[in-house]
RNAcentral holds the sequence, with entries from MGnify. A computed fold for a 70-nucleotide RNA from a marine eukaryotic metagenome, annotated as transfer RNA. Its Rfam family is "tRNA". The family's RNA type in Rfam is transfer RNA. Rfam describes the family as follows. Transfer RNA (tRNA) molecules are approximately 80 nucleotides in length. Gene Ontology term of the family: triplet codon-amino acid adaptor activity.

RNA sequence: GCGGAUAGCUCAGUUGGUUAGAGCGUCCCGCUUACACCGGGAAGGUCGUAGGUUCGAGUCCUAUUCCGCC
Numbered sequence: 001g002c003g004g005a006u007a008g009c010u011c012a013g014u015u016g017g018u019u020a021g022a023g024c025g026u027c028c029c030g031c032u033u034a035c036a037c038c039g040g041g042a043a044g045g046u047c048g049u050a051g052g053u054u055c056g057a058g059u060c061c062u063a064u065u066c067c068g069c070c
Base pairs, nucleotide, nucleotide: 001069002068003067004066005065008024009023010022011021017055026042027041028040029039030038048064049063050062051061052060
């Protein structure tokens, strides 16, 4: 100097705008003699931290912590 940090894990998130999402996992129900698969549903987040701009910030600006690369 560059990239990254968003659910337990891996990751999306468009030009700043209407409820922050997916897959896997967990739990419940169905199915089954039972288990798995499959189908349906639920819980789980204050988006690394602190400020700022804005009517409105995961998204823009500043500082800072951690990880990776040069």